This is a predicted structure of a 686-nucleotide part of an RNA (large-subunit ribosomal RNA, domain II) from metagenomes. Rfam family: Bacterial large subunit ribosomal RNA.
[in-house]
Context: one part of a larger RNA
């Protein structure tokens, strides 16, 4: 892992609601007892409980009562409206383990453990070999004598090297191991605080500890076993058959509250009211948002006028004067504002009337779930007018929604799947091929743009404004481009061309007191300007369509692919394809209206509306085991097993045949150890 079996809302008491019985202003017995066909039933038993009256803290009074001085006023009651009580069944609350499994833990004057390990006690054992050579002693030297020195002897040491033995430094291997800590190499101690055998002692808030919270039997910041114990778990996981109807929430307030809970909101079921509701139209309202504005409050640009100040000049002082400085009020021009408003929508909201009738509304009651939401559009706040960010409002979708489109893609676009059909029409989106379906017309694009931004550019199409032009424009080519004069100043120089001032005049077809290059300064080249040649358009600008550049990333590239000059883009037209949408044909179910049938239930036909669905509410059923009653079956073959026709929307049913060899069923009721694929579920098998 698979298979088989087992495996989770139960029972008791109590409360409340619903359904259904009994009796009813009453209803019921409990313990206990008697009888009995004795796990059962019948009859006694009114102790007691609930109800029929309330009010008050109470005494108490009583259809009233309490507060009060009150006959006032008010609170709670009574009434014209009295229904309870007790069985059974079911829903739910509470108390109990209370749907099941699951802690780490806490407690026990309950127990078991020192055969592992820590320390201690008693008694034994073990340490190859080699090295070093302390004290002491002897001899010699030496001294007055010591001291001291040398040579021997000697054998000390938590001495040295190194086996056994003990340990465990580093590495490799091993890592479902040979091993729940090892193996190999390497390494440390190895006469000592050494190692070790046997026997014994100390224990659970206790022992022992050369101390690491170490060790106390593979377990230690409190062992193990048993008990309290089914501890508790606002947490995680799991929770078993079918069909039908409806169908949420992820919000507000509060919370030792934030992943929990209470109340409300939203769902469902029942009863009641009976159009009151959503929605649409008309009419009537209030508003201060968007926008706009500057009349207020503030912000803020330029100018004018001009207080006040700064600065210069002048001044003994007082007066003055100038100002390309700062600047109030006022005026003109032009602006800004969530906490500005002289104004002011669209929507929304409220009300009335009319229409409209739907799984509308409202009230009461039973039962919930939800209280982590997500994305998208619009309006804001926070952030950086960042985030698949965060937080509100509002709408939609997903959640709880399948289908078609967006290549793929919860949330985007279209559209809400009762079932069947080898029928039709459409939506979004599409119609070269993959891949169902297309043509026509007029333009644009040349970039494979289509299939990335600011910004940049004689790309190209359309429209417009304006200037020049056959009295010859624009571009090119030929020629001219002069004179006073090297203008004056400045300067070493300044001659068109460093800079400053002026910018005249003459001859001309025209020619600047000079457009650029250039020189030390000249020179030189060139332009403006003019003529000739040429012969028809040329220049500048605005608006707009489609393109170009901008364009660099790590395994091989991508409009989905192939590919296409349309099969790209724009405009227009007509077809077609395209979904579980709509229609058609047939079937099922729910609900409602009408008619008919029917003894209480209910049934038939016709018409209308409906049948996506998580949490969840409601309804109807199937199967399993047992009990009671009735009926029917079995050796001429029960159950079970194999096959699985038939019937049923389904859970299921189950003929014939085979096997099997003794029990088993149908109907009507009743009672549950009543349905498994999940829980790292439990046991067994493989």
């Nucleotide at each position: 892992g698979u298979c088989u079996g087992c495996g989770a809302g139960u029972c008791a008491g109590u409360a409340u609601g619903u359904g259904u019985g009994g009796c009813a202003a009453g209803c019921c017995u409990a313990a206990g007892g008697u009888c009995u066909u004795a796990c059962g039933g019948a009859c006694c038993g009114g102790a007691g409980g609930c109800g029929a009256a309330g009010c008050g803290a109470a005494a108490g009074c009583g259809a009233g009562u309490c507060c009060g001085a009150a006959u006032a006023g008010g609170g709670c009651g009574a009434c014209a409206u009295u229904a309870g009580u007790u069985g059974c069944a079911c829903g739910u609350g509470c108390u109990g383990g209370a749907c099941c499994c699951g802690a780490a833990g806490c407690g026990g004057a309950g127990g078991u453990g020192a055969u592992c390990u820590a320390c201690c006690c008693u008694u034994g054992g073990c340490c190859a070999g080699g090295u070093u050579g302390a004290a002491g002693c002897g001899c010699a030297g030496g001294u007055g004598a010591u001291a001291c020195u040398g040579c021997g002897u000697g054998a000390a040491g938590g001495a040295c090297c190194g086996a056994a033995c003990a340990g465990g430094u580093g590495a490799a291997u091993g890592u479902u191991g040979a091993a729940a800590a090892a193996u190999u190499c390497u390494c440390u101690g190895a006469u000592g605080a050494g190692c070790u055998g046997a026997g014994g002692g100390u224990a659970g808030g206790a022992g022992u500890g050369a101390a690491a919270g170490g060790c106390u039997a593979a377990u230690c910041a409190a062992a193990c076993c048993c008990c309290g114990u089914g501890a508790u778990a606002g947490c995680u996981g799991g929770u078993u058959c079918u069909c039908c109807u409806c169908g949420a929430a992820a919000u507000g307030c509060a919370u030792u509250g934030a992943g929990g809970u209470g109340c409300a909101g939203c769902g469902u079921c029942g009863c009641g009211u009976g159009u009151u509701u959503a929605u649409g139209a008309a009419u009537g309202g209030g508003g201060g948002u968007a926008g706009a504005g500057c009349a207020c409050u503030g912000a803020a640009a330029g100018g004018g006028c001009u207080a006040g100040g700064g600065g210069g000049c002048a001044u003994a002082c007082c007066c003055g004067u100038c100002u390309a400085c700062c600047a109030a009020c006022c005026c003109c021009u032009a602006u800004c504002a969530a906490a500005c408003u002289c104004c002011g929508a669209a929507u929304a909201c409220c009300a009335u009337u009319c229409a409209a009738c739907a799984g509308a509304a409202c009230g009461c009651g039973g039962c919930a779930g939800u209280g982590a939401g997500a994305c998208g559009g619009c309006g804001g706040g926070g952030g950086a007018u960042a985030a698949g960010c965060u937080u509100c409002g509002u709408c939609g979708u997903c959640a709880a929604a399948a289908g078609g489109g967006a290549a793929a893609c919860a949330a985007c676009c279209c559209u809400g799947a009762u079932c069947a059909g080898c029928a039709g029409c459409u939506a979004a989106g599409g119609u070269g091929c993959c891949c169902a379906a297309a043509u026509u017309a007029u333009g644009c694009u040349a970039a494979g743009u289509g299939g990335a931004a600011a910004g940049g550019a004689g790309g190209u199409g359309a429209g417009g404004u304006u200037u020049c032009a056959c009295a010859g424009a624009c571009a090119g080519u030929g020629a001219g481009g002069a004179u006073g004069u090297u203008g004056g100043c400045u300067u070493a120089g300044a001659a068109g061309c460093a800079g400053c001032c002026a910018c005249c005049a003459u001859u001309u077809a025209a020619a600047a007191a000079g457009u650029g290059c250039g020189u030390a300064a000249u020179a030189g080249c060139u332009u403006a300007c003019u003529c000739a040649u040429c012969g028809a358009g040329a220049g500048a600008c605005c608006c707009u369509g489609c393109g170009c550049c901008g364009a660099a990333a790590a395994u091989g590239a991508u409009u989905g692919g192939c590919g296409a000059u349309a099969a790209g883009c724009a405009u227009a037209a007509u077809a077609c394809c395209g979904a579980a949408g709509c229609u058609c044909u047939g079937g099922g179910c729910u609900u409602u209206u009408g008619u008919c049938c029917u003894u209480g239930g209910g049934g038939a036909c016709a018409g209308g509306a409906g049948c996506g669905g998580u949490a969840g509410a409601g309804g109807a059923g199937c199967a399993u085991u047992c009990u009671u009653g009735a009926c029917a079956c079995g050796u001429u073959g029960a159950a079970g097993c194999g096959c699985g026709a038939u019937g049923g929307c389904g859970a299921c049913u189950g003929a014939c045949c085979g096997u099997g060899g003794a029990g088993a069923g149908u109907c009507a009721a009743g009672a549950a150890g009543a349905g498994a694929g999940g829980a790292u579920g439990c046991a067994g098998a493989c």